């Protein structure tokens, strides 16, 4: 330098050919239980979906550029 993939709560990931309020597990916090901790049960907080544009009535999803990251090739 070229090609392909990835970027969604703190972490690991899902999101079905664009369509209603964006989800799960773990973690965190609170409460219950316990002599206490763990486990378990219940509840809660936490995401402007990498950034900026574009298409559309409507974009996490499609298109373009850029950033970061992984792999392969040179």
């Nucleotide at each position: 330098g070229a090609u392909c993939g990835g970027u969604u709560g703190g972490c690991u990931c899902a999101g079905u050919u664009g369509g209603u309020u964006a989800g799960a597990g773990c973690g965190u916090c609170g409460u219950g239980c316990u002599a206490a901790u763990a486990a378990c049960a219940c509840g809660a907080a936490a995401g402007u979906c990498g950034u900026g544009g574009g298409u559309u009535c409507a974009a996490g999803u499609c298109c373009c550029a850029c950033a970061c990251u992984g792999a392969u090739c040179a």

Background
Transfer RNA from Ostrea edulis, 74 nucleotides, folded computationally. Its Rfam family is "tRNA". By type it is a transfer RNA.